[in-house]
Context: one part of a larger RNA
RNA sequence: UGACGGGGGCCCGCACAAGCAGCGGAGCGUGUGGUUUAAUUCGAUGCAACGCGAAGAACCUUACCUGGGCUUGACAUGCACGUGGUAGGGACCCGAAAGGUGACGGGACCCGCAAGGGAGCGUGCACAGGUGCUGCAUGGCUGUCGUCAGCUCGUGCCGUGAGGUGUUGGGUUAAGUCCCGCAACGAGCGCAACCCUCGUCCCUAGUUACUAUGUCUAGCGAGACUGCCGGGUCUAAACUCGGAGGAAGGUGGGGAUGACGUCAAGUCAGCACGGCUCUUACGUCCAGGGCUACACACACGCUACAAUGGCCGGUACAACGGGCUGCCAAGGGGCGACCCGGAGCAAAUCCCACCAAAGCCGGUCUCAGUUCGGAUCGCAGGCUGCAACUCGCCUGCGUGAAGUCGGAGUUGCUAGUAACCGCAGGUCAGCACACUGCGGUGAAUACGUUCCCGGGCCUUGUACA
Numbered sequence: 001u002g003a004c005g006g007g008g009g010c011c012c013g014c015a016c017a018a019g020c021a022g023c024g025g026a027g028c029g030u031g032u033g034g035u036u037u038a039a040u041u042c043g044a045u046g047c048a049a050c051g052c053g054a055a056g057a058a059c060c061u062u063a064c065c066u067g068g069g070c071u072u073g074a075c076a077u078g079c080a081c082g083u084g085g086u087a088g089g090g091a092c093c094c095g096a097a098a099g100g101u102g103a104c105g106g107g108a109c110c111c112g113c114a115a116g117g118g119a120g121c122g123u124g125c126a127c128a129g130g131u132g133c134u135g136c137a138u139g140g141c142u143g144u145c146g147u148c149a150g151c152u153c154g155u156g157c158c159g160u161g162a163g164g165u166g167u168u169g170g171g172u173u174a175a176g177u178c179c180c181g182c183a184a185c186g187a188g189c190g191c192a193a194c195c196c197u198c199g200u201c202c203c204u205a206g207u208u209a210c211u212a213u214g215u216c217u218a219g220c221g222a223g224a225c226u227g228c229c230g231g232g233u234c235u236a237a238a239c240u241c242g243g244a245g246g247a248a249g250g251u252g253g254g255g256a257u258g259a260c261g262u263c264a265a266g267u268c269a270g271c272a273c274g275g276c277u278c279u280u281a282c283g284u285c286c287a288g289g290g291c292u293a294c295a296c297a298c299a300c301g302c303u304a305c306a307a308u309g310g311c312c313g314g315u316a317c318a319a320c321g322g323g324c325u326g327c328c329a330a331g332g333g334g335c336g337a338c339c340c341g342g343a344g345c346a347a348a349u350c351c352c353a354c355c356a357a358a359g360c361c362g363g364u365c366u367c368a369g370u371u372c373g374g375a376u377c378g379c380a381g382g383c384u385g386c387a388a389c390u391c392g393c394c395u396g397c398g399u400g401a402a403g404u405c406g407g408a409g410u411u412g413c414u415a416g417u418a419a420c421c422g423c424a425g426g427u428c429a430g431c432a433c434a435c436u437g438c439g440g441u442g443a444a445u446a447c448g449u450u451c452c453c454g455g456g457c458c459u460u461g462u463a464c465a
Base pairs, nucleotide, nucleotide: 001465002464003462004461005460007459008458009457010456011455012454013453015449016448019413020412021411022410023409026303027302028301029300030299031298032297033296034294035293042053043052064289065288066287067286068285069284070283073127077126078125079124080123081122082121083120089104093100094099109118110117111116129278130277132276133275134274138272139271140267141266142265143263145261150189151188152187153186154185155184156165157164158163169180170179171178195255196254197253198252200222201221203219204218205217206216225249228243229242230241231240232239305406309365310364311363312362313361314360315359321352322351323350326345327344331340332339333338372403377398378397379396380395381394382393383392419441420440421439422438423437424436425435
């Protein structure tokens, strides 16, 4: 000087408390451990691994296993030689395919009148190739402490020196924010502001929206600054409490933005890269299988256990988005998944989609393992795709399991939030209970900081560095 303390003081944070909804019990989905396996590819492992890389494993992907092939190679560059009816196409045969074989047809391109050359192909040599190892050799990127308020520098001063001072102190703030004081005076990276978005208003423009003002859409601006009034504080400043006006008030809400550093944190499998290593194989191609296994354990979710509910009928209101190998209307068929059909739309025009669901109105069920709950299984179908056996999704009929609110423990959330409800999108041939967004309905509680967890400042102890 730090770090640490079941030392002290001050102060924060859904940290506790006060509340609401859960998880932990059940069934199922997904991930992981373990076990199994020819293989169940690899990585991630307290917080900060475990719906994580994966924004989508039937083949492909694919890195794994079994088997069958190839060896200058699936791909790049260079050199040498060869080839002229070359490259490419391709019958028969072997084969699961890859691959091997190669009958046959004037059967391609560039320069050139032609000869010939190039490209291509073959052989050979340099080399290619490796998702093989090392994240403890690395770059880059990322997580985390933490959007916490800190981390430093120049000069000066103090100290033999390590170093200190500044950055401590008194107030104050969300903030090393600002004020006052002070051997310090200044400055930098952070804070804040500048950026995007939502909320109010004015103006401009208006297609496809609107009868029209308007709404709406797009854009330029205005507006909020403790500016005004009153109280508090030392008759001080910063600041703070209340009020007016206002769409909005003390950072208006949300986002983007992550200082010096810590964890030899994560990633050699995104990419790049040093070293090591394989080279008829640890490269490469193909078929099939596996990543989907299942005595079990954990993590994150979905659906429930019902009457604030289930079922039936009627009826109302969104926003974000996406669409040409695409979205798919009207009309028709089917109980339905879906099929036929073909209009419109490269889209404020048409379609997904009159888009919603919870909601509202009426009816029924009457507390029961039920008209709750839907697992599981059987049968019959639909769709995508070369192909749904291993191993897809959906529909109809039947079947109807566990489950009557969950031990110790534990998670999220302070407002348009939690909770409940649906919708869209990316990935994608197909497949979403995941993820990323969007709107609808819309709470309860916060006395307080003693305690638990994490953090900041000052101080104290230390046999630690």
Small-subunit ribosomal RNA, 3' major domain from an uncultured Chloroflexia bacterium, 465 nucleotides, folded computationally.